Description: Predicted 3D model of a 75-nucleotide RNA (transfer RNA) from a bacterium.

RNA sequence: GGGGAUAUCGUCUAGCGGUUAGGACGAGGGAUUUUCAGUCCUUAAACCGGGGUUCGAUUCCCCGUAUCCCUACCA
Numbered sequence: 001g002g003g004g005a006u007a008u009c010g011u012c013u014a015g016c017g018g019u020u021a022g023g024a025c026g027a028g029g030g031a032u033u034u035u036c037a038g039u040c041c042u043u044a045a046a047c048c049g050g051g052g053u054u055c056g057a058u059u060c061c062c063c064g065u066a067u068c069c070c071u072a073c074c075a
Base pairs, nucleotide, nucleotide: 001071002070003069004068005067006066007065010025011024012023013022018055027043028042029041030040031039032038048064049063050062051061052060
């Protein structure tokens, strides 16, 4: 340099055009308990950036950025 994959709450992850963007762990609050642990209830927290298509984009397309993988060249 070329090719490919991926990017969503703090972390992991679901989503395949119209969802209140869901779940687990973690965090805050509460209940239970003499205390702790455990259990239960509850709250907050996310679509990498910019364009395009569309009535409508997290989802499809393009460009960029980042990470990972494969490969070529130089030395």
The coordinates come from a structure-prediction model, not an experiment, and the mean pLDDT is 84.
It was read from a public genome assembly.
It matches the Rfam family "tRNA". Rfam classes the family as a transfer RNA.